[in-house]
RNA sequence: GAUAGAGGUGCAUCGUCUCAUCAGUAUCUGCGGCAUUGAAGCCGGUCGUGCAGGAUCGGGUUGCGGAGAAAGGGAGCGUUGCCGAAAGGAGCCGAGGCGAAGGCUUUCUUGGGCGUACGGAAUAAGAUCCGUGCGACUGUCGCAAUUUGCGGAGUGCUAUU
Repeated sequence: GAUAGAGGUGCAUCGUCUCAUCAGUAUCUGCGGCAUUGAAGCCGGUCGUGCAGGAUCGGGUUGCGGAGAAAGGGAGCGUUGCCGAAAGGAGCCGAGGCGAAGGCUUUCUUGGGCGUACGGAAUAAGAUCCGUGCGACUGUCGCAAUUUGCGGAGUGCUAUU
């Protein structure tokens, strides 16, 4: 250098799947309301009306009822690819001015998941995501006073060649 492996609540993609949420929301519909003024009304048009002040059409807003979703996001399940799997920051492309999705591997950081605090993103809500700090746990290697302690990082570790 090559090949094959290990970490485990392991990582990521995909889905005419299931569930909760979205939400009793949007929307549809029934019955009503919308001051004073005043040739008028919640707004606009048409018709009618003076012993009057109504009708209708189209809209707006609101109250009480009836019916009542979906998308995105989330969890589970299943599939596929894997163990810098992957995630994030910066840079470049996207892009002729701003700028997004996405892409490039160019570079830097992070062994892994969990909990927690703070900050940020997102949102209907965050039950989601990201960053930093802390905590114990866990895998690996090194050292030591070795049934434990300390320390390091994945460009690492183990096996074969």
Molecule: Lysine riboswitch aptamer
Organism: pig gut metagenome